Background
A computed fold for a 112-nucleotide RNA from a Chitinophagia bacterium, annotated as SAM riboswitch aptamer (S box leader). It matches the Rfam family "SAM riboswitch aptamer (S box leader)". About the family: The SAM riboswitch is found upstream of a number of genes which code for proteins involved in methionine or cysteine biosynthesis in Gram-positive bacteria. Its mean pLDDT, the model's own confidence on a scale to 100, is 81. Lineage of the source: Bacteria > Pseudomonadati > Bacteroidota > Chitinophagia. It was read from a public genome assembly, where an Rfam model found it.
Order: sequence, then C1' cells, then structure tokens
RNA sequence: GUCUUAUCCAGAAAGGCUGAGGGUUAUGGCCCUACGAAGCCUUGACAACCUCUCCGCCCCCGGCGGAAAAGGUGCCAAUUCCAUCUCACCCUCCCGGUGAGGCAGAUAAGUC
Repeated sequence: GUCUUAUCCAGAAAGGCUGAGGGUUAUGGCCCUACGAAGCCUUGACAACCUCUCCGCCCCCGGCGGAAAAGGUGCCAAUUCCAUCUCACCCUCCCGGUGAGGCAGAUAAGUC
C1' cells in the first nucleotide's frame, strides 16, 4: 500500500526544541495561530480497538455482557469544524432546515 469488518455529535495538556503556518485533499465558508501554527522530544492524561487478567451468563476449543488498564495501537480546539453528491420530508416557491445514505478521510483488528 490492497481488501474486509467495526467505530467516528463522548472524552482528555503541560514543558522543551523550533519558527509560520494549520484545520486530509479540491472549492466555498468558518475558525485556530508570534499570548507561538505544523513538526519532533519528554511527561501527563483520555479512551478501551486488540492482547493479558478477572467476573457473570450461554448453545462452553467458542460467544455475549461487564470490570480492569499491565502490554500493542490510537488520541488530547471546534461533530471527521461545516457544506459539496443522491434520496425522503418540512417550507407555496426561493432561501433555509431535518433525516437517511453515498464519496472522501481517520483509527483499530484481520488479510494479501
């Protein structure tokens, strides 16, 4: 990197180095940013996807639910910041709004 499945309106920052961008990409909007962006490092936290451990139940080589947080990841502005494409509905229409889905993306586990 490919593919599959699951989740994505919850949660969680300090310090150091550095120095101008950043919020995935495109467009538009909006926002963050020299009271320090992105990145890197340290520490801390958050969470509970996988492993370990423990508890309960069942159709007991396993499955489901729960606990815990030791290990592997992840994550710590704003819903994946919002919209974009399709459908349905509300709105007399426009504008606008709501819901479902799609596309794209992120993460985990597995797979090639």